[in-house]
This is a predicted structure of an 89-nucleotide RNA (c-di-GMP-I riboswitch aptamer) from a Chloroflexota bacterium. The organism belongs to Chloroflexota, within Bacteria.
RNA sequence: CGCUGCUCAGAGCAAAAUCGUCGAAAGACGGUGACGCAGAGCUACGGGACUAACGCGACUGUGGUCGCCAUGUCCGCCGGGCCGCCAGC
Numbered sequence: 001c002g003c004u005g006c007u008c009a010g011a012g013c014a015a016a017a018u019c020g021u022c023g024a025a026a027g028a029c030g031g032u033g034a035c036g037c038a039g040a041g042c043u044a045c046g047g048g049a050c051u052a053a054c055g056c057g058a059c060u061g062u063g064g065u066c067g068c069c070a071u072g073u074c075c076g077c078c079g080g081g082c083c084g085c086c087a088g089c
Base pairs, nucleotide, nucleotide: 002089003088004087005086012037013036017032018031019030020029021028022027035076041082042081043080045079046078047077048074049073050072055068056067057066058065059064
């Protein structure tokens, strides 16, 4: 340096649920909590998924309703990029 995660060590992260805060929502952050994770570290670059405030359009009983839309969100959906622990080969 490359491959691998069978074995060792010391650590790390934290799903669902629930409480609080923020947000239009998706969701995020913090507490509790552990389903899991060898990159469950970082990055929305490609694909994918979620939401639809604003905007646009349609309808309307003028209160609103519906449709479209990412500029919003997810890296614990997959791939790519960056950085990285231990062990084995």